[in-house]
RNA sequence: ACCGAUAAUGGCAAACCCAGGGAAACCUGGGGACGCAAAGCUAAAGGGGCUAAAGUCAUUUUGACAAUGCCAGCCAGUUGCCGAAG
Numbered sequence: 001a002c003c004g005a006u007a008a009u010g011g012c013a014a015a016c017c018c019a020g021g022g023a024a025a026c027c028u029g030g031g032g033a034c035g036c037a038a039a040g041c042u043a044a045a046g047g048g049g050c051u052a053a054a055g056u057c058a059u060u061u062u063g064a065c066a067a068u069g070c071c072a073g074c075c076a077g078u079u080g081c082c083g084a085a086g
Base pairs, nucleotide, nucleotide: 002086003083004082011036012035016031017030018029019028020027021026034073040078041077042076046075047074048071049070050069055065056064057063058062
């Protein structure tokens, strides 16, 4: 350095519930733990996914397109704690 224990010190927190915000995706706080060795950070320019407001088109009140919105717990990039075995 790779790597990742039934190790140590600690950390985070899915679903769901409550309160608040948002058109929505989703976010924040509290409770709660499915999991996580980066479940830290990066979405104003790597890929991917979600929503669909404004707008455009069609239509006649619904549909299509649409990111400037969102997701880092999809991949990726980047920084980093610990140290058994190999």
A computed fold for an 86-nucleotide RNA from Mesobacillus subterraneus, annotated as c-di-GMP-I-GGC riboswitch aptamer. Lineage of the source: Bacteria > Bacillati > Bacilli > Caryophanales > Mesobacillus. Its mean pLDDT, the model's own confidence on a scale to 100, is 86. Rfam family: c-di-GMP-I-GGC riboswitch aptamer. Its family is annotated with cyclic-di-GMP binding in the Gene Ontology. The sequence was found by an Rfam model in a public genome assembly.